[in-house]
A computed fold for a 354-nucleotide part of an RNA from an uncultured archaeon, annotated as small-subunit ribosomal RNA, central domain.
Context: one part of a larger RNA
RNA sequence: UUGGGUCUAAAGGGUCCGUAGCCUGUCCAGCCAGUCCGUUGGGAAAUCUGACAGCUUAACUGUCAGGCUGCUAAGGGAUACUGUUGGACUUGGGACCGGGAGAGGCUAGAGGUACUUCAGGGGUAGGAGUGAAAUCCUGUGAUCCUUGAAGGACCACCGGUGGCGAAGGCGUCUAGCUAGAACGGCUCCGACGGUGAGGGACGAAAGCUAGGGGCACGAACGGGAUUAGAUACCCCGGUAGUCCUAGCCGUAAACGAUGUGAGCUAGGUGUCAGCCUUUCUGCGAGAGAGGCUGGUGCCGUAGGGAAGCCGUGAAGCUCACCACCUGGGAAGUACGGUCGCAAGGCUGAAACUU
Numbered sequence: 001u002u003g004g005g006u007c008u009a010a011a012g013g014g015u016c017c018g019u020a021g022c023c024u025g026u027c028c029a030g031c032c033a034g035u036c037c038g039u040u041g042g043g044a045a046a047u048c049u050g051a052c053a054g055c056u057u058a059a060c061u062g063u064c065a066g067g068c069u070g071c072u073a074a075g076g077g078a079u080a081c082u083g084u085u086g087g088a089c090u091u092g093g094g095a096c097c098g099g100g101a102g103a104g105g106c107u108a109g110a111g112g113u114a115c116u117u118c119a120g121g122g123g124u125a126g127g128a129g130u131g132a133a134a135u136c137c138u139g140u141g142a143u144c145c146u147u148g149a150a151g152g153a154c155c156a157c158c159g160g161u162g163g164c165g166a167a168g169g170c171g172u173c174u175a176g177c178u179a180g181a182a183c184g185g186c187u188c189c190g191a192c193g194g195u196g197a198g199g200g201a202c203g204a205a206a207g208c209u210a211g212g213g214g215c216a217c218g219a220a221c222g223g224g225a226u227u228a229g230a231u232a233c234c235c236c237g238g239u240a241g242u243c244c245u246a247g248c249c250g251u252a253a254a255c256g257a258u259g260u261g262a263g264c265u266a267g268g269u270g271u272c273a274g275c276c277u278u279u280c281u282g283c284g285a286g287a288g289a290g291g292c293u294g295g296u297g298c299c300g301u302a303g304g305g306a307a308g309c310c311g312u313g314a315a316g317c318u319c320a321c322c323a324c325c326u327g328g329g330a331a332g333u334a335c336g337g338u339c340g341c342a343a344g345g346c347u348g349a350a351a352c353u354u
Stems, first nucleotide, its partner, number of pairs: 004325003007308002012322001014202004021195003025089007033082002035078003039074004048066007092192001093189003096185003104178007111155002115151008126137002163170002207248006216242002221237004259321006267299014303310002327354003336347004
């Protein structure tokens, strides 16, 4: 609970697509359903209001009029708005063309340093580790130098409040397939749009199933230290896992803690992409200056805000639609339902307490 809110106090769904619903550009004409205006009916009685009357008065009762009356039926009229039908338009939206940008996605191939192990050669007593040590490795020759091979993971520098993606996320190179955005053209379609309950798809890490792989790191675990203790921090090892393929899970401080779309409202200064103008030029996809559009940062006016702060990428001024909140705890628990192999997810209380 017809209210006020949702960056940080409770509260924006993890993200997108989309069904119903809700909302919806400009102009012309028709209809008159909504809407508006008359007319005529209905709108019980009691109750209520006014006047009058009856009980001696009052309460009470009766008669008449009104009102309750928001509504509803018939018929007549108005046509701005909503609706609907027909026609037209181009600004919203979409398509097409052009040259560019990008760690966007998928698949295949290639490469690089480091690391580990193995083999050969050289070489001798330590190496490793720490605050200090010890566990540990080493005379069956370690560490170190050198040559070669194998393996798995990763991708230094470039690298940038740089770029791309709806979000999660994406970083060696090459090729193939594939998606989206920006800019320019103003060629075509002609409102085809916005949001979106349910629904669907995607969704880090960890975890699960099956099969591979396993260098390094490393939950659990073993040992050494530290300590009063040390189920830790530090050290020596080390299984699952991290990697690949196929499936499941569906959660995160999934954050900009800020839903999506549209319009309006001072500027300044960086940077990225495209385009335009201009200067220089070694003439090259070259360098500089200015401008426009679209991203991405910083500062800031009005305004907003409890403040921090936000401020044309709004948390300002408005509109449309969805989601969510309503003191703390009990509790994201119980029960039920549903999904999952499980772990558990989603939905989601109350008693009681304060």
Its Rfam family is "Archaeal small subunit ribosomal RNA". Its family is annotated with ribosome and structural constituent of ribosome in the Gene Ontology. Rfam 15.1 lists 709 matches to the family in 491 species. Its mean pLDDT, the model's own confidence on a scale to 100, is 87.